[in-house]
RNA sequence: GCCCCCGUAGUUCAAUGGAUAGAACAGCGGCGUCCUAAGCUGUAGAUGUAGGUUCGAUUCCUACCGGGGGUA
Numbered sequence: 001g002c003c004c005c006c007g008u009a010g011u012u013c014a015a016u017g018g019a020u021a022g023a024a025c026a027g028c029g030g031c032g033u034c035c036u037a038a039g040c041u042g043u044a045g046a047u048g049u050a051g052g053u054u055c056g057a058u059u060c061c062u063a064c065c066g067g068g069g070g071u072a
Stems, first nucleotide, its partner, number of pairs: 001071007010025004018055001027043005048064005
């Protein structure tokens, strides 16, 4: 250089064109306890960036950015 894959919450993963983007763990508040923990309950938090297609995009297309793999 060329080819392929990936990028969603603090972390690990769901969501293959239509819903309010969902779960676990972690965080924070409350209950609980003598205190801490377990447990229970509530709560905040995400689609890499910019365009395009579409009535509608996390999903499809293009470029770029970042990560990984392959190849001489």

Predicted 3D model of a 72-nucleotide RNA (transfer RNA) from a bacterium. It matches the Rfam family "tRNA". Rfam's curators write: Transfer RNA (tRNA) molecules are approximately 80 nucleotides in length. The coordinates come from a structure-prediction model, not an experiment, and the mean pLDDT is 81.